RNA sequence: CUUGACUCAGGCAAACUCGGCGAAAGCCGGGGACGCAAAGCCACGGGCCUACGCCUUCACGGGUAUGGCAGCCGGGUUGCCGACG
Numbered sequence: 001c002u003u004g005a006c007u008c009a010g011g012c013a014a015a016c017u018c019g020g021c022g023a024a025a026g027c028c029g030g031g032g033a034c035g036c037a038a039a040g041c042c043a044c045g046g047g048c049c050u051a052c053g054c055c056u057u058c059a060c061g062g063g064u065a066u067g068g069c070a071g072c073c074g075g076g077u078u079g080c081c082g083a084c085g
Stems, first nucleotide, its partner, number of pairs: 001085001002083003011036002016031006034071001040077003044074003047069003053064004
């Protein structure tokens, strides 16, 4: 550099659930494992979710990210173990 085997060591942890935070999406911690070779990290591009506030409406409602999702895709960045050369 290439690569991920019915392999070794080590790792992460969906749904659900309990506690906490939050307006919500969602996040953090415990339990729990559907899966994962970057399911480590970064919202840079696309995408998706939410709408306290703000804009709009007589109202219902509609719009909006500055809030989120890295386990949606792409990109960037760092890196364990093993295998072939």
Background
Predicted 3D model of an 85-nucleotide RNA (c-di-GMP-I-GGC riboswitch aptamer) from a Bacillota bacterium.